[in-house]
RNA sequence: UCCUCAUCAAGAGAGGUGGAGGGACUGGCCCGAUGAGACCUCGGCAACCUUCGUGUGAGAGCGAACUGGUGCCAAAUCCAGCAGGGAAUCCUGGCAGAUGAGAG
Numbered sequence: 001u002c003c004u005c006a007u008c009a010a011g012a013g014a015g016g017u018g019g020a021g022g023g024a025c026u027g028g029c030c031c032g033a034u035g036a037g038a039c040c041u042c043g044g045c046a047a048c049c050u051u052c053g054u055g056u057g058a059g060a061g062c063g064a065a066c067u068g069g070u071g072c073c074a075a076a077u078c079c080a081g082c083a084g085g086g087a088a089u090c091c092u093g094g095c096a097g098a099u100g101a102g103a104g
Base pairs, nucleotide, nucleotide: 001104003102004101005100006099007098008097013042014041015040016039017038021031022030023029025081026080027079028078043073044072045071048069049068050065051064052063053062054061077096082093083092084091085090
């Protein structure tokens, strides 16, 4: 980097450094000098991998989580972006993206 599968309306922030941008892209809308992104420290959420328990013929499933590998901690993945339905602010599916696990 590409491919496959799963999930994406829940959940979880303080301090420090530093200084103008940020929310992937486009259009909106929003956050930001009452200090953005980034980095550091500590804390937390979650349960994808993992571990333990339970369960089974084997699984699936269910429960727990101190430690381990990731991830995450404004707003639904902030909303839409393509297609279909609908009178409609609505609904369904998809694209794209993110994260995890696996394969080349």
SAM riboswitch aptamer (S box leader) from Hydrogenispora ethanolica, 104 nucleotides, folded computationally. The coordinates come from a structure-prediction model, not an experiment, and the mean pLDDT is 83. The organism belongs to Hydrogenispora, within Bacteria.